[in-house]
Context: one part of a larger RNA
Order: sequence, then C1' cells, then structure tokens
RNA sequence: CUAGGCAUAAAGGGCAUGUAGGCGGUGAAUCGGGUUUAAAGUGAAAGUCGCCAAAAAGUGGCAGAAUGCUCUUGAAACCAAUUCACUUGAGUGAGACAGAGGAGAGUGGAAUUUCGUGCGUAGGGGUGAAAUUCGUGUAUCUACGAAGAAACGCCAAAAGCAAAGAUAGCUCUCUAGGUCCCUACCAAUGCUAGGGUGCGAAAGCCUGGGGAGCGAACAGGAUUAGAUACCCUGGGAGUCCAUGUCGUAAACGAUAAGUGUUCGCCCUUGGUCCACGUGGAUCAGCGCCCAGUUGACGUGUGAAACACUCCACCUAGGGAGUAUGGUCGCAAGACCGAAACUC
Repeated sequence: CUAGGCAUAAAGGGCAUGUAGGCGGUGAAUCGGGUUUAAAGUGAAAGUCGCCAAAAAGUGGCAGAAUGCUCUUGAAACCAAUUCACUUGAGUGAGACAGAGGAGAGUGGAAUUUCGUGCGUAGGGGUGAAAUUCGUGUAUCUACGAAGAAACGCCAAAAGCAAAGAUAGCUCUCUAGGUCCCUACCAAUGCUAGGGUGCGAAAGCCUGGGGAGCGAACAGGAUUAGAUACCCUGGGAGUCCAUGUCGUAAACGAUAAGUGUUCGCCCUUGGUCCACGUGGAUCAGCGCCCAGUUGACGUGUGAAACACUCCACCUAGGGAGUAUGGUCGCAAGACCGAAACUC
C1' cells in the first nucleotide's frame, strides 16, 4: 500500500465554527469534455505471452496477442457544463410553549466560626480504645446581640436546559438556542471538513483583594515489627472575587458528524389535533423489548440493524508518550513524535 477494523480486545479528535477539498434533491432542454460504438493509423527489432511443428533439455516457424495513444464516425443513459422550471432538503416570517442556557446588578433565610453581654459550673472534645488538645484567666451548655465568608435544605425526579466543559435560594435588566403548529415567502442556498479560529472541569501560575468552613504541605497524638499511611488534634498554600495565563481529565455513552429505511410495548418531559372513554393519534426528548446483529456481555427507530457521504484514528507487548528536533507557555509543562535493543 492493499485489506480489515475503531462501546468493553490497538483504535472516535474534549467540543464547536468554518476555509480549501470530497460528496450531494426533482423535471425538462442544449452540449458532447469524461463515458461508450465502429473503422483506420501507430505500437521498430530482439525479448515476453500465445499457436503450430518437434521435443530429454534445447531448437525452428507464424498475415497471432501486444489492454495503450492519435484521428475520423456514431450514441446520449450516467458524470461534468449551460439554460429554464419545481418543492419534499436547508432557511425566513406569523401564532403559541417549556427550561438550574449565558452575562451583570440587587437581595433573603437556616447553619458553621469568631467576638460582646447575661445565666451557670467542672468538665468538654475525640476514638475500636485512647492520647495530643480546649477549660477556674470560667470552657462545653444556654439566651440575646454583632461581624464576616462560603454554600443554597425542602421542592427534586432514571426530570429539564446547553455544542461540549458545565448549569440549582429569590428578584430585576440584557441576551443565545430549542419545540409544536398552520399557512405565507425563498428556491438546493445542503452534508462533512485537512490546515485555521474560538470555547474548554479540577489543579497550577501572575497581579491585587478576601479568608467563615474545609484543607495538599507540615507538626503532634495514636496504631504498628516499622507506619514518611489509613484514625484523631491542629494547621500555613489553595478553595472565593477581579484581570490575564494554562489547554489538560476515566473531557465517558470508554460509542465522531450527517441522511434515509426498518415489529411492538410501557413510563415520563414539552407541544398540537381528535375526542369526552381520565381514551386515542402525531412530532421533539427520557426508558424497556422482537427481528437483526455481536466472540460474548449486550445493543435494539438518538442501533452496536440495513445502506450511503465525509473526517479523525489503529496495525503484537515493552522500550515510550521516552529521546532528538520544532511550535506554544512566565513556569509547570502541552502539542507533533522515533529508533537501537528485547520478548
């Protein structure tokens, strides 16, 4: 390379947007570039292949083949091109609807902690059991008041929303996307997407704030043969806010995106229609289950079934996501990424 694959065996990029490229609805007309028919020319000789003679090997002969190219002549289904139409793909508008979608501002009540005052007295706390530890300088408990930070109980659900990451007290302002429905408009405007660009948990980093609780590091007490741990008492970074940076995760549905076709059932979220039986139908989501598929587990109309388009990726284990080199980064490191050797 071919081929076969990519949920769990190696393998789907973390997610989107979109450039080049690839692929692409329906009906006509034109054209004849691709395609295809026929004829001619050419394709030196040797060699190769084929045929004939002959044959142990060899050898001899041949108007043969030689898939191509050029020109001419036809065909017009398909691909391409040009033109004219169409509406079911894509999109726009009207009318309804649901939602923790995003950003900013304001605000609320429980609880923890600290402080102040009152009441009150000897223990509290912690554990498997203890101790370190706090407490007559009045703790724990209890009542009232104050401060400050962080998170939002019940509702709450296998629920909703969002491209993914993610998203939950309440109110206001700004703003993005979606679903249903009937008609009106537009007329293929579509799908995918190398490179590019943007978003992207937690931890980490820069600068300035903030610091209640929790708490890597660290200290002490236990346990233990030891215990640089699990348990306990403390606790400085961090966790929080603002501007940047980093660009990684079991970033998981371990399942790329899009389109079409395929038995049923039930539950549930949001609409619409028919109905008035607490019923039925149909879209868009959440779950079971035939056939099929799969090595199996399972999956099963948001397929891992049957097909198509385009992209990424894999090719035994280790060495190794290492070395070297390059790009990016303040750094930590990230991305691209081997070989010798070994089994």
This is a predicted structure of a 343-nucleotide part of an RNA (small-subunit ribosomal RNA, central domain) from Olyra latifolia.